[in-house]
RNA sequence: GGAGUAUUUUAAAUGGUCGCUAUACUUUUAUAGUGUAGAGGAAAGUCCGGGCUCCAUAGGGCAAGGGCGCUGGAUAACGUCCAGUUGGUGCAAACCAAAGGAAAGUGCCACAGAGAGAUACCGCUUCUUUUUGAAGUAAGGGUGAAAAGGUGGGGUAAGAGCCCACCAGGUAUCAGGCAACUGAUAUGCUUGGCAAACCCCGCCCGGAGCAAGACCGAAUAGAGAGGGAUGAGGCUGCCCGCUGACCUCUGGGUACGGUCGCUUGAGAAAAACCGCGAGGUUUUUACUAGAUAAAUGACCAUUUUUCAUACAGAACCCGGCUUAUAAAGUGCUCCUUAU
Numbered sequence: 001g002g003a004g005u006a007u008u009u010u011a012a013a014u015g016g017u018c019g020c021u022a023u024a025c026u027u028u029u030a031u032a033g034u035g036u037a038g039a040g041g042a043a044a045g046u047c048c049g050g051g052c053u054c055c056a057u058a059g060g061g062c063a064a065g066g067g068c069g070c071u072g073g074a075u076a077a078c079g080u081c082c083a084g085u086u087g088g089u090g091c092a093a094a095c096c097a098a099a100g101g102a103a104a105g106u107g108c109c110a111c112a113g114a115g116a117g118a119u120a121c122c123g124c125u126u127c128u129u130u131u132u133g134a135a136g137u138a139a140g141g142g143u144g145a146a147a148a149g150g151u152g153g154g155g156u157a158a159g160a161g162c163c164c165a166c167c168a169g170g171u172a173u174c175a176g177g178c179a180a181c182u183g184a185u186a187u188g189c190u191u192g193g194c195a196a197a198c199c200c201c202g203c204c205c206g207g208a209g210c211a212a213g214a215c216c217g218a219a220u221a222g223a224g225a226g227g228g229a230u231g232a233g234g235c236u237g238c239c240c241g242c243u244g245a246c247c248u249c250u251g252g253g254u255a256c257g258g259u260c261g262c263u264u265g266a267g268a269a270a271a272a273c274c275g276c277g278a279g280g281u282u283u284u285u286a287c288u289a290g291a292u293a294a295a296u297g298a299c300c301a302u303u304u305u306u307c308a309u310a311c312a313g314a315a316c317c318c319g320g321c322u323u324a325u326a327a328a329g330u331g332c333u334c335c336u337u338a339u
Base pairs, nucleotide, nucleotide: 001335002334003333004332005331006330007329008328009327010326012303013302014301015300016299017298018297020038021037022036023035024034025033026032040311044322045321047320048319049318050317051316052209053208054207055206059240060239061238062237065205066204067203068202069201070084071083072082073081074080085099086097087096088095089094100200101199105198106197107194108193109192119148121141122140123137124136125135126134127133149167150166151165152164153163154162168190169189170187171186172185173184174183175182176181213260214259215258216257223250224249225248226247227246233243234242235241268285269284270283271282272281273280274279
């Protein structure tokens, strides 16, 4: 200098002019004046996990359904995060993985092939016999993505973990580790793959959502049919248990307004301590949108700077994930050049 990889940070500040929303104060009470505050790292997708609200206080059992799935930890919780293990990719930094169970059972494995789960087509050997016979055999050939753990030797009628050496795997014991797992030793123990097929095992899960829900106001009208304290209706299917007066249908009336919920929070920043880390504890500091068809905008000047540029606009709130996107910094790796 180039290529790559991981990670962090910023997303302007101040002043002026004209506007918008909320709020406090003032008065001349008018949609006035003055002051204060006023979007994001993703406010987005609404994909997970919670808070909160109502359904019963959210309860018990069975069934069904859904989700998760290496280990340990973090957390309110998680499908998220951190630290590791194993396998894979890459020269490397690093990245990726639905990564439990295939001797519980069922099922599937195209084409080819004799055979795809236990099979004898060719071949080899023996016997009988000369035939399209019987038996043994997985060494060799052929098919295939996959064919009896692999290579070599001994052995045998020919062969075969039948026996031996090395390698791969399983199991057992010992050692290390909280664990996933790793290492050593022993043992011929060695009959495929698929569970992102059903399934089995372990753990978790009640439902609906701020249009939740509470109150006020306006309008009105009541009627008909059926069922109901011998229990309607509600609590997802059934049983239990709880509740306890309305429920269903027909055809109508009125309204689709206001207030609360609503923003001080499992929150943010800083410091100290603990932890490899995610994170935790304590102390201190500040209060920082709350609109409802929806405000947060435009222009100018100055400053700092990376010549201020991209993606993009809150709608109950938080923790994540994913996607969009302008720039800058830092760590590490590889290559090249120079010393």
Molecule: Bacterial RNase P class A
Organism: Aminobacterium sp. MB27-C1